[in-house]
RNA sequence: CGGGGAGUGGCGCAGCUCGGUAGCGCGCUUCGUUCGGGACGAAGAGGUCCCGGGUUCAAAUCCCGGCUCCCCGA
Numbered sequence: 001c002g003g004g005g006a007g008u009g010g011c012g013c014a015g016c017u018c019g020g021u022a023g024c025g026c027g028c029u030u031c032g033u034u035c036g037g038g039a040c041g042a043a044g045a046g047g048u049c050c051c052g053g054g055u056u057c058a059a060a061u062c063c064c065g066g067c068u069c070c071c072c073g074a
Stems, first nucleotide, its partner, number of pairs: 001073007010026004020057001028044005050066005
């Protein structure tokens, strides 16, 4: 320098193909259960969807540019 992949709550990931309420597991908080803890059960909090712009009634999703990481090639 060229090609490909990834970026979404604290962590790991789905959702993108085919635009239409942002979800799952773990974790966290509160309550129940227990002598207490763990386990289990119930409820709850927590996300500018990497950044900027565009298209659209509507963008995590489509288009353009950029940033970071990983892989391959030179």

Predicted 3D model of a 74-nucleotide RNA (transfer RNA) from a Dehalococcoidia bacterium. NCBI's taxonomy places the organism under Bacteria, Bacillati, Chloroflexota, Dehalococcoidia. It was read from a public genome assembly. Its Rfam family is "tRNA". By type it is a transfer RNA.